[in-house]
Context: one part of a larger RNA
RNA sequence: CGUUGGAUAUUUGAGAGGAGCUGCAUUUAGUACGAGAGGACCGAUGUGGACAGACCUCUGGUGUACCAGUUAUCGUGCCAACGGUAAGUGCUGGGUAGCUACGUCUGGAGGGGAUAACCGCUGAAGGCAUCUAAGUGGGAAGCCCUCCUCAAGAUGAAAUAUCCCUCUAUCUUAAAGAUAGCUAAAGGGCCCUGGGAGACUACCAGGUUGAUAGGCUGGAAGUAUACGUGUGGUAACACAUUCAGCUGACCAGUACUAAUCGCCCGUGCGG
Repeated sequence: CGUUGGAUAUUUGAGAGGAGCUGCAUUUAGUACGAGAGGACCGAUGUGGACAGACCUCUGGUGUACCAGUUAUCGUGCCAACGGUAAGUGCUGGGUAGCUACGUCUGGAGGGGAUAACCGCUGAAGGCAUCUAAGUGGGAAGCCCUCCUCAAGAUGAAAUAUCCCUCUAUCUUAAAGAUAGCUAAAGGGCCCUGGGAGACUACCAGGUUGAUAGGCUGGAAGUAUACGUGUGGUAACACAUUCAGCUGACCAGUACUAAUCGCCCGUGCGG
């Protein structure tokens, strides 16, 4: 921009894409078969491999500043306590959220239809025979559906539900016309707070009739028992206060802070 008024939500599915794999074991059954040796079809279960999708409960990884330890050096006058730097975490031990696989769960199935090779029924041409000529049945990991995803720009532009708008005058070439005035709906956007969304955009959650983000409070979780003080020890240090103190992303609550106030688009019943 179109879809012949505008809008919001929910759908249909023309069409397109994806998936489609397979081993072993048990049972049927040491049965059918076979002199024996050996040894099934059909059917029913279980468990794997590779591949694919989703997820983070478990097991792990990462987790650049969450916690702790520690060396050297510098600084805050000194002690103590902290902070900076050490090849863009100094090193080391752990680790929440998130992201992940080595982790967990799920998938291929089953069913229907039309068929291929092939197997048939009835059956003539051609008194027989013949699956075929008329007619008709079975039959594959393959084809079309069924499963998953997208999908009405499917210009053949679909459907359903709901919401909104019911003005005036003048001019002319009398039209889906022009000009002037009145009016400005439903709904959408700008802007802002953010995110399970994200390159940007888009999408989604919110904008005081508010828990959207930050802060604060509580909890979870992680570190591992803070500072200070006291006691013991010559001291390093240990013990007590204290499973403390601190804490990024997690879960809640709470308007303290910020989403203020506003503005714009979109018209007037629709060849």
Molecule: large-subunit ribosomal RNA, domain VI
Organism: Salinispira pacifica